A computed fold for an 80-nucleotide RNA from a Pseudomonadota bacterium, annotated as c-di-GMP-I riboswitch aptamer.
NCBI's taxonomy places the organism under Bacteria, Pseudomonadati, Pseudomonadota.
It was read from a public genome assembly, where an Rfam model found it.
The model forms 100% of the base pairs in the Rfam consensus.
It matches the Rfam family "c-di-GMP-I riboswitch aptamer". Rfam links the family to the GO term cyclic-di-GMP binding.
[in-house]
RNA sequence: AUCUGCUAAGGGCAAACCCGUCGCGAGGCGGGGGCGCAAAGCUACCGGUCCGUAAAUGUUCGGAUAGCGGGGCCGCCGCG
Repeated sequence: AUCUGCUAAGGGCAAACCCGUCGCGAGGCGGGGGCGCAAAGCUACCGGUCCGUAAAUGUUCGGAUAGCGGGGCCGCCGCG
């Protein structure tokens, strides 16, 4: 440096649901919560899904999702 995650330590993140708040909506953010996660860190580049819109036959335009998969970037600990 690369591959890798059986075991351990220090920690990290946080699904559903509830409350507040923003948004037409998908959904975002804050608090509680904890299903899970070794990239559940970052990134909408590709595919998927979802919302809005115009259309009218699987399309246009705009948006959401990184916890759907892939790609790109970066990173802690440990075994070999």